[in-house]
A computed fold for a 150-nucleotide RNA from Deinococcus sp., annotated as c-di-AMP riboswitch aptamer (ydaO/yuaA leader). The sequence was found by an Rfam model in a public genome assembly. Lineage of the source: Bacteria > Deinococcota > Deinococci > Deinococcales > Deinococcus. Its mean pLDDT, the model's own confidence on a scale to 100, is 79.
RNA sequence: GGAGAUCGUCAGCCGAAUCUGCCGCGCCAGCGGCGGAGCGGGGGAACCAACUGAGGCUGAGCCUCUAGGGGUGCAUCUCGCCUAAGGCGAGUAGGGGACCUUUCAACCCGAACCCGUCAGCUAACCCCGCAGGCACUGGAAGGGGGCGAC
Numbered sequence: 001g002g003a004g005a006u007c008g009u010c011a012g013c014c015g016a017a018u019c020u021g022c023c024g025c026g027c028c029a030g031c032g033g034c035g036g037a038g039c040g041g042g043g044g045a046a047c048c049a050a051c052u053g054a055g056g057c058u059g060a061g062c063c064u065c066u067a068g069g070g071g072u073g074c075a076u077c078u079c080g081c082c083u084a085a086g087g088c089g090a091g092u093a094g095g096g097g098a099c100c101u102u103u104c105a106a107c108c109c110g111a112a113c114c115c116g117u118c119a120g121c122u123a124a125c126c127c128c129g130c131a132g133g134c135a136c137u138g139g140a141a142g143g144g145g146g147c148g149a150c
Base pairs, nucleotide, nucleotide: 004150006149007148008147009146010145012134013133014132018037019036020035021034022033023032024031025030038130039129040128041127042126043125048120053065054064055063056062057061068118069115070114071113072112077091078090079089080088081087082086094109095108096107099143100142101141102140103139104138105137
């Protein structure tokens, strides 16, 4: 230095939400700006498929709201109760769990926000995000990675 059966030990989670170049700020940790890579989302032809508000200002048009409609997302739908709005309960499509896959059992979530009358699909093309929140669930089978011993 290489290879390897065995033994020991280690690995954070949901989410697209990470890595990095240059510059600036900063006591450090880090923060900010402009980019790149990567991951994620939306708009946008032909072919096929499909027309719907309220209020205010107003000359054109502009502003606000959110019937309808649409988007991100696992978070959709049903029933019941109390309602002015809203709230509660029981289920349910769907989703989650610690290296990965399958399986069994139990547990948990089943939200929130945005657009603004408008967007189907959609090549070229165009635009946007890279947050936030948390702390581990066991059994069986199979398969890997790092480190140490041998």